[in-house]
RNA sequence: AAUGUGCUCCGGGGUCGGUGAAAAUCCGAGCCGGCGGUGAUAGUCCGCGAACCUCACUUCGGUGAGGCCGAUCUGGUGGAACUCCAGGACCGACGGUCAAAGUCCGGAUGGGAGGAGCGCAGG
Numbered sequence: 001a002a003u004g005u006g007c008u009c010c011g012g013g014g015u016c017g018g019u020g021a022a023a024a025u026c027c028g029a030g031c032c033g034g035c036g037g038u039g040a041u042a043g044u045c046c047g048c049g050a051a052c053c054u055c056a057c058u059u060c061g062g063u064g065a066g067g068c069c070g071a072u073c074u075g076g077u078g079g080a081a082c083u084c085c086a087g088g089a090c091c092g093a094c095g096g097u098c099a100a101a102g103u104c105c106g107g108a109u110g111g112g113a114g115g116a117g118c119g120c121a122g123g
Stems, first nucleotide, its partner, number of pairs: 003121008015029004030103002032092002034048004043090002052067006072088005094106003
């Protein structure tokens, strides 16, 4: 030093206009992009997380297992890029709502992939 372990902290972004009785939901134009990985930087590659569904358990707070889990092409540079540059395209849980939601409200002052710091162990 790797690694193990305990504690603490951190850990998701984004709206204007039009129509209308009513829409931040429709229409038009915008805007946003969790975490780890990677021959070089990723919403769209690989994997993970939240949400949702099923089953089991439960001290009824939850816990465990399983399931489900969106979307990218063309050209350029280069040793190397579905990650950069140029151009075009696409995607976005559940519940709520005078009217259909990635963007509003809510579960959530929650959970969380994980990140950082400190202590201890550690040759």
Predicted 3D model of a 123-nucleotide RNA (FMN riboswitch aptamer (RFN element)).
Its mean pLDDT, the model's own confidence on a scale to 100, is 85.
The model forms 100% of the base pairs in the Rfam consensus.